[in-house]
C1' cells in the first nucleotide's frame, strides 16, 4: 500500500410523548365525564455513534469423523468481533423522540 470478521435478536437506560392508569382541576344523577403532560410518575415508544446478555461470524489450537485432507463435516477450549463527527427535511404510532429514512446527504 492491498485484501481480510465487524451481522442478528432479547432485557434494560439516556431520551421522548400522553392512548390506558394515576395526579391535578372543574362538574356530577356519585355510575362517571370533561380538561390538563409547564404532572415527578406506572403502562408505553426507545439508540449505528450508551450498557448487559445471547446468537451469528472472525482466527489459533487439539480432538473426532470419511478411502482421504492444511482444503470437507462436527465436537471442544482460547482469543477477536474494532473505529464512529452529521443535519435540514420527511415518516410511524395516541403521540413525540437520540424511533425510522441513517454508519443516508454533507464533514473529516
Nucleotide at each position: 500500500g492491498u485484501g481480510c470478521a465487524g451481522g442478528g435478536g432479547g432485557c434494560u437506560u439516556a431520551g421522548g410523548g400522553u392512548u390506558c392508569c394515576g395526579g391535578u382541576c372543574g362538574g356530577u344523577u356519585c355510575g362517571c365525564c370533561g380538561a390538563u403532560g409547564c404532572c415527578u410518575g406506572g403502562u408505553c415508544c426507545g439508540a449505528g455513534a450508551a450498557g448487559c446478555c445471547c446468537c451469528g461470524c472472525c482466527c489459533g489450537c487439539g480432538c473426532g469423523g470419511c478411502a482421504a485432507a492444511u482444503u470437507c463435516c462436527g465436537c471442544g477450549c482460547a482469543g477477536g468481533u474494532a473505529c464512529a463527527c452529521g443535519g435540514c427535511g420527511g415518516g410511524c404510532c395516541a403521540a413525540a423522540a437520540u424511533c425510522c429514512c441513517g454508519g443516508g446527504a454533507g464533514a473529516g
Molecule: Guanidine-I riboswitch aptamer
Organism: Mangrovicoccus ximenensis